[in-house]
């Protein structure tokens, strides 16, 4: 330098065009003499950034940034 894949909650990951979810972690409640485990509740995301297509974009297209891999 060329090519490919990935980027979504604190962490690990779903979601492939119609209002963004789960598990774990953290908070609160319940239970216990107390802690842990269990159960319940609520919170937590400008979906890496910008532009485009579309009535509508996490999803499709282009560029940029970051990470990983392959080729030279």
């Nucleotide at each position: 330098g060329g090519c490919u894949g990935c980027g979504u909650a604190g962490c690990u990951c779903a979601g492939u065009g119609g209002u963004a979810g789960a598990g774990c972690a953290g908070a609160c409640g319940u239970u216990u003499c107390a802690u842990a485990a269990g159960c319940g509740u609520a919170a937590g995301a400008u979906c890496a950034g910008a532009g485009g297509u579309u009535c509508g974009a996490u999803c499709c297209c282009u560029c940029u940034c970051g990470c990983a891999g392959c080729c030279a």

Transfer RNA from Candidatus Woesebacteria bacterium RBG_13_36_22, 72 nucleotides, folded computationally. The prediction has a mean pLDDT of 84. The organism belongs to Candidatus Woeseibacteriota, within Bacteria. The sequence is in RNAcentral, with records from ENA.